[in-house]
This record gives sequence, structure tokens and C1' cells, in this order.
RNA sequence: GCCGCUGUUGCAUAGCUCGGUAGUGCGACUGACUGUUAAUCAGUAGGUCAAAGGUUCGAGUCCUUUCAGCGGCG
Repeated sequence: GCCGCUGUUGCAUAGCUCGGUAGUGCGACUGACUGUUAAUCAGUAGGUCAAAGGUUCGAGUCCUUUCAGCGGCG
């Protein structure tokens, strides 16, 4: 230099085929229970879906460019 894959809440990830309310587990916080903690149960908060632009009534999803990580080729 060329090609491919990946990027979603603090962490791990689903959602991409076929565009239509952003979900799950763990963690955090609050409450119940308990002599206390843990466990268990119930609830709450936390996401500019890597960045910018485009298409569309509507984009995490499609298109373009860029950035970061990983891998392959030279």
C1' cells in the first nucleotide's frame, strides 16, 4: 500500500437475512426479607448504536468517506 472482519449502557452481547417502540445477562442504585452481611424477590437509572455525510415518511440496520482494533496479502 491492497483486502477482509469488528465497533450497541460500566462489562459481555442480541437485534443486521427482510429498515418500523433499542432488548437480555452481569454490575450499580432503591425497596422488601434478615439480628447483620450474603443470597432471594421487586423496582429504578444508565445508550447521541465509533464519527461525519447521503438515501428514505422513517436508519443500529442500506450507500459513501473517515477513525480505532484485529487478521490476511505484498